[in-house]
RNA sequence: GAGCUAUCCAGAAAGGUGGAGGGACGGGCCCUGUGAAACCUUGGCAACCUGCCCAGAUUCAAUAUCUGGCGUAAGGUGCAAAUUCCUGCCGGCGGACUUGCCGGAGAGAUGUCGA
Numbered sequence: 001g002a003g004c005u006a007u008c009c010a011g012a013a014a015g016g017u018g019g020a021g022g023g024a025c026g027g028g029c030c031c032u033g034u035g036a037a038a039c040c041u042u043g044g045c046a047a048c049c050u051g052c053c054c055a056g057a058u059u060c061a062a063u064a065u066c067u068g069g070c071g072u073a074a075g076g077u078g079c080a081a082a083u084u085c086c087u088g089c090c091g092g093c094g095g096a097c098u099u100g101c102c103g104g105a106g107a108g109a110u111g112u113c114g115a
Stems, first nucleotide, its partner, number of pairs: 003113001005111004013042005021031003025088004044079002048076003051072002053069006084107001089104005
């Protein structure tokens, strides 16, 4: 780090250092000196990958392969304000380009695979 693919209305914080910013980007709206970002420690959430366990299928039989598990959580990531905070482009509905709801795309994030 191109690309592929799955998921994104659930969940989970204290302490220390630090000092003004942060929520990707534009617009909005928020968070923040009752202390932002970042880093560290400890605890946690989750279950994408690995491992382990259970069930089923394949098989003469399998410890092998495949599938499933509202199984586990040991290892690898990730995550811990607000739905991915809302929206941004297209379409549908409604009187409504202006507001609202719905669907899709795009963008983004994370995992897996990966020239």
SAM riboswitch aptamer (S box leader) from an uncultured Holophagaceae bacterium, 115 nucleotides, folded computationally. The coordinates come from a structure-prediction model, not an experiment, and the mean pLDDT is 86. It was read from a public genome assembly, where an Rfam model found it.